[in-house]
Molecule: c-di-GMP-I riboswitch aptamer
Organism: Candidatus Omnitrophota bacterium
């Protein structure tokens, strides 16, 4: 110096929940709070998501009824958003001992 590793040390982060603000929402940010985390540091690149939103198509049901149409549940397709504490990948980081 590099790899493995996380027994030790210095530390670090912060789930659920509460609260304020932002957002249609998922969710995000600040404060409180610790379930946990050897990258639970950073990056939406590849995927995942009984995650969110919008549009379209379609089965069934309801309303109306001249036609058109409207609403609800489910299924499908496309677009956008979120999630890094879902996984992979990329970059960076602490270290006495083995």
């Nucleotide at each position: 110096c590099g790899g493995u590793g996380g027994c030790g040390g210095a530390g670090g982060c912060a789930a659920a929940c509460c609260u304020a603000c932002g957002g249609c929402a998922a969710c995000g940010u600040g404060g409180g709070g610790a379930c946990g985390c050897a990258a639970a540091g950073c990056c939406g690149c590849g995927a995942g998501c009984g995650c969110c939103c919008c549009u379209c198509c379609u089965c069934c049901c309801u309303c109306g009824g001249u036609a058109g149409g409207a609403g609800g549940u489910g299924g499908g397709a496309g677009g956008g958003g979120g999630u890094a504490g879902u996984c992979g990948g990329g970059c960076u980081g602490c270290c006495g001992a083995a």